[in-house]
Context: one part of a larger RNA
RNA sequence: CCGUGGAGAAGGAACUCGGCAAAUUGACUCUGUAACUUCGGGAUAAAGAGUGCCCUCUAAUGUGAUGAGUACAUCUAAGCAUAGGGGGGCCGCAGUGAAUAGGCCCAAGCGACUGUUUACCAAAAACACAGGACAAUGCUAACUCGCAAGAGGACGUAUAUUGUCUGACACGUGCCCGGUGCUGGAAGGUUAACAGGAGGCGUUAUCGCAAGAGAAGCGCUGAAUCGAAGCCCCAGUAAACGGCGGCCGUAACUAUAACGGUCCUAAGGUAGCGAAAUUCCUUGUCGGGUAAGUUCCGACCUGCACGAAUCGUGUAACGAUUUGGGCGCUGUCUCCUCCGCGGACUCG
Numbered sequence: 001c002c003g004u005g006g007a008g009a010a011g012g013a014a015c016u017c018g019g020c021a022a023a024u025u026g027a028c029u030c031u032g033u034a035a036c037u038u039c040g041g042g043a044u045a046a047a048g049a050g051u052g053c054c055c056u057c058u059a060a061u062g063u064g065a066u067g068a069g070u071a072c073a074u075c076u077a078a079g080c081a082u083a084g085g086g087g088g089g090c091c092g093c094a095g096u097g098a099a100u101a102g103g104c105c106c107a108a109g110c111g112a113c114u115g116u117u118u119a120c121c122a123a124a125a126a127c128a129c130a131g132g133a134c135a136a137u138g139c140u141a142a143c144u145c146g147c148a149a150g151a152g153g154a155c156g157u158a159u160a161u162u163g164u165c166u167g168a169c170a171c172g173u174g175c176c177c178g179g180u181g182c183u184g185g186a187a188g189g190u191u192a193a194c195a196g197g198a199g200g201c202g203u204u205a206u207c208g209c210a211a212g213a214g215a216a217g218c219g220c221u222g223a224a225u226c227g228a229a230g231c232c233c234c235a236g237u238a239a240a241c242g243g244c245g246g247c248c249g250u251a252a253c254u255a256u257a258a259c260g261g262u263c264c265u266a267a268g269g270u271a272g273c274g275a276a277a278u279u280c281c282u283u284g285u286c287g288g289g290u291a292a293g294u295u296c297c298g299a300c301c302u303g304c305a306c307g308a309a310u311c312g313u314g315u316a317a318c319g320a321u322u323u324g325g326g327c328g329c330u331g332u333c334u335c336c337u338c339c340g341c342g343g344a345c346u347c348g
Base pairs, nucleotide, nucleotide: 001343002342003341004340005339006338007337008336010334011333014332019329027051028050029049030048031047036041038168052090053089054088055087056086057085058084060082061081062080063079067075068074091095103327104326105325106324107323108322109321110319111318115127116126131166132165133164134163135162136161137160143152144151145150169314170313171312172311174244175243176242179241180240181237182236183235184234185233188232189231190230195225199221200220201219202218203217206213207212245263246262247261248260249259272306273303284300285299286298287297288296
C1' cells in the first nucleotide's frame, strides 16, 4: 500500500452528482398515536416507559397424593408445573447485560394495488392486472395451425369465444365524417376471362392473254355486343387512423378587450390542467423554504410545441421507483489516527 473487520477527541453532511457507504433504530410488555381516507386503513405512525437477581404476599390455570362421601358422582386439597399482580430488598457503568431483531417524518412526480421483465451492464414511470369500451362471431361459429385429412376454439354456445384500445376507484370524456379505413347501398359510369363473331389476312379449286380476281375447306387475326366483384358514386361510422385557424379594429388616464369586421376550414381545442417526465427564450415572474436555492414546493399563463380511453383531472393505500426538505445518527467530511486478521513486500 491492497482486502476485510474494530475503536475514535471536538464538530456533525461542512463530503458528494446524490448521506453513496457506514452509523442510528431494533425483541417483548405497557402508555400513546396526526393529516388524510375508498372508513378497511394510515399504524410498529410519531413520541415515551419498563425488562436482572433474592425474599414475601396474592391468587389463576393444569395435574392431583391424602381424606370425606349418598361410592365410576361430588367435596377436600398437599405437592409439582406454568403464567400474572402487589410489597420489600441486592449488585453493576450497563439487566431483551453476549448473539439474532424497523431509523423516522414532511412534500411532490409516475404507476392504483400483489405480481412480470432485458438468464450474463437497465426491475422501471416499461409489461401484466381487475375494471371500461369498440368490433367480429348463430355453431361445420368467427379466429388460429395444417397442402390436405384433421386439430385447437370447445366436448364451450353471445353472461360465450376471438381481435384491438384503455387500465383500480372518483368526476368526466367536447367539436370535426373533408382525407384514409371500415360498414351498408345499388340507379348510373368504368371494367377481366368467357361468350360472340362483323371485317381483314394467308393458302388455292376456278376464271382471265396478262395484271389480277377468287368459292368451299384449312389456318392466322379479330370490331360491335354480352359480362361480376372492385373502383368512381351515395350514405353511415372517431373509446376507427386521425384533425381540432389567421388578420384588423374597439371601453372617458394607460393597459387590456366582454364587442365588431374580414379571410379560410371538415371542424377550428370545450371541461380540466399548465415553465409540466411536455416551456425554446429560461436560472420566466411572484411567493415559500436557505445566511446564500439553475433543483424543490405554491401560484401566474406569454401552452416555441398540454388536453380528454395513443384517455383528461384528482386520488387513500402500495413502491429495493424518481425529486426536494427536515429530525436522529454517524470517520462521508474538517483530517486523519490507532488496533485485529489475510495479502502484497523482505529474508528463507
Predicted 3D model of a 348-nucleotide part of an RNA (large-subunit ribosomal RNA, domain IV) from Aestuariibacter sp. The organism belongs to Aestuariibacter, within Bacteria.